[in-house]
Context: one part of a larger RNA
RNA sequence: GAACGAACGCUGGCGGCAGGCUUAACACAUGCAAGUCGAACGCACCUUCGGGUGAGUGGCAGACGGGUGAGUAACGCGUGGGAACCUUCCCUGUGGUACGGAAUAACCUCGGGAAACCGAGGCUAAUACCGUAUACCUCCUCCGGGAGAAAGAUUUAUCGCCAUAGGAUGGGCCCGCGUUGGAUUAGCUAGUUGGUGGGGUAAUGGCCUACCAAGGCGACGAUCCAUAGUUGGUCUGAGAGGAUGAUCAGCCACACUGGGACUGAGACACGGCCCAGACUCCUACGGGAGGCAGCAGUGGGGAAUAUUGGACAAUGGGGGAAACCCUGAUCCAGCCAUGCCGCGUGAGUGAAGAAGGCCCUUGGGUUGUAAAGCUCUUUUGGCGGGGACGAUAAUGACGGUACCCGCAGAAUAAGCCCCGGCUAACUUCGUGCCAGCAGCCGCGGUAAUACGAAGGGGGCUAGCGUUGUUC
Numbered sequence: 001g002a003a004c005g006a007a008c009g010c011u012g013g014c015g016g017c018a019g020g021c022u023u024a025a026c027a028c029a030u031g032c033a034a035g036u037c038g039a040a041c042g043c044a045c046c047u048u049c050g051g052g053u054g055a056g057u058g059g060c061a062g063a064c065g066g067g068u069g070a071g072u073a074a075c076g077c078g079u080g081g082g083a084a085c086c087u088u089c090c091c092u093g094u095g096g097u098a099c100g101g102a103a104u105a106a107c108c109u110c111g112g113g114a115a116a117c118c119g120a121g122g123c124u125a126a127u128a129c130c131g132u133a134u135a136c137c138u139c140c141u142c143c144g145g146g147a148g149a150a151a152g153a154u155u156u157a158u159c160g161c162c163a164u165a166g167g168a169u170g171g172g173c174c175c176g177c178g179u180u181g182g183a184u185u186a187g188c189u190a191g192u193u194g195g196u197g198g199g200g201u202a203a204u205g206g207c208c209u210a211c212c213a214a215g216g217c218g219a220c221g222a223u224c225c226a227u228a229g230u231u232g233g234u235c236u237g238a239g240a241g242g243a244u245g246a247u248c249a250g251c252c253a254c255a256c257u258g259g260g261a262c263u264g265a266g267a268c269a270c271g272g273c274c275c276a277g278a279c280u281c282c283u284a285c286g287g288g289a290g291g292c293a294g295c296a297g298u299g300g301g302g303a304a305u306a307u308u309g310g311a312c313a314a315u316g317g318g319g320g321a322a323a324c325c326c327u328g329a330u331c332c333a334g335c336c337a338u339g340c341c342g343c344g345u346g347a348g349u350g351a352a353g354a355a356g357g358c359c360c361u362u363g364g365g366u367u368g369u370a371a372a373g374c375u376c377u378u379u380u381g382g383c384g385g386g387g388a389c390g391a392u393a394a395u396g397a398c399g400g401u402a403c404c405c406g407c408a409g410a411a412u413a414a415g416c417c418c419c420g421g422c423u424a425a426c427u428u429c430g431u432g433c434c435a436g437c438a439g440c441c442g443c444g445g446u447a448a449u450a451c452g453a454a455g456g457g458g459g460c461u462a463g464c465g466u467u468g469u470u471c
Stems, first nucleotide, its partner, number of pairs: 001471004006467005013343006019336002021301001026299003030296003035060003040057002043054004067254003076179007085171002090167008098132004107122006137148004152159003180226003187217003192214008229251004233244004256277005279290004307333001309332003315329001316327004346376004356367004382407005390398001415460005420441003426455005436443002
């Protein structure tokens, strides 16, 4: 000098754009953040007889979106390759959609419980479940053969369903190279390294298991310890480099702590389930309920970081044939000079120069064209009127906002730091090694340009200075 997710002190007019718990991955009151489909199904209720509402069965979605960075030194990430894989929904192609069956929730009747909820009996439907048939095709095969489907709905035009091939998209796996510090960590390793058989997976593989062999890694730093999410980037620098990883984007990991699987195309699942633990709450003491590292908000910690706001109008997501519903994603608004950028706080004229202040050699000098006065202008703000783009036939939260026109009126708007040298800017008074200043050198003990005040001056300016951190 530059920079900052900054904080603190003094001060503070407006707008645009951005940013806003860096600390306790501490604990959380309350509300909202994931639903939707009656064009799959039965039932109950309402009905203007068109239809609608409700819980339940069923389907799709809840694996996305959103948050956080605890863990992780790792194929986690970056980059470049690879072969032994899966992929709901979507697109393209081929073929099919036949015949049957048994249940069950809701509901009804009992019963248990304080509650959460649970049990027994009875009734019923389906695109829920099961069987048979068939197989373009797919899979297995000893090549003889064997195994494998389907679901219907209605407004009759579609939407579906099954098998299979290809695509697209998304993902799983493997490898080369790169990826912090410590040797005051030198040896580490028994599923360990390899093989065979078997199991398991969508798939390769000690991934798992039995047996066999005795290997594998390491000063080119294994193991251990500490620290840390990572990359694009960001800051600085002429560059090389150094530091860093907020916001935005990609990947990874996590969801009270630890473990586990279920469902599913996909999870070992933030607002699903089970077990254990800590904590909080309810209880009739028998037993139950909960998980803000979603958006707001609260307590706590801290130098420090915002509203318990509006809307689905746009963009996007889920469901639905659609109308539409849901969406704290998102778009907006609120708060904060936290930053960057822009604008304003008036302009012209005005004395050999008012008053006041300060200094003085008492002559004067300076504040100073500064003020007053005169002549103008009206940005911003105020008042009145009009009023969008963003949306397309309709639909605008923002918002009567931006913007435009008119009116009055200099009217509403300047501070902070410094003045010994470095370093731009000097005098008087007070104080008297005191009170104090200070980044370094150093000032102060009776004339202090260095302390405090005043006058004057210098710098920056809605900011200025200090502190912290990086280059």